[in-house]
């Protein structure tokens, strides 16, 4: 310098145009003599940033940022 992939909750990941979800973790309740396990509930996101298209964008298009790989 060219090229490909990734960026979504504290962590790991789904979601491919129509209300943003799962597991673990966290907080609270139940259960227990107690803890773990089990079970119920809750909190936690302006979807990497900024524009564009659209009635409507995490999703499509453009630019940029960060990380990883390949080539030179």
């Nucleotide at each position: 310098u060219g090229u490909g992939a990734a960026g979504u909750a504290g962590a790991g990941c789904a979601g491919c145009g129509g209300u943003a979800g799962c597991u673990c973790a966290u907080g609270g309740g139940g259960c227990u003599c107690a803890u773990a396990a089990c079970u119920c509930c809750a909190a936690g996101g302006u979807c990497g940033a900024g524009g564009g298209u659209u009635c409507g964008a995490a999703u499509c298009c453009c630019u940029c940022c960060u990380u990883c790989g390949c080539a030179u």

Predicted 3D model of a 72-nucleotide RNA (transfer RNA) from a Cyclobacteriaceae bacterium. It matches the Rfam family "tRNA". Rfam links the family to the GO term triplet codon-amino acid adaptor activity. Rfam classes the family as a transfer RNA. The source organism's lineage runs through Bacteria, Pseudomonadati, Bacteroidota, Cytophagales and Cyclobacteriaceae.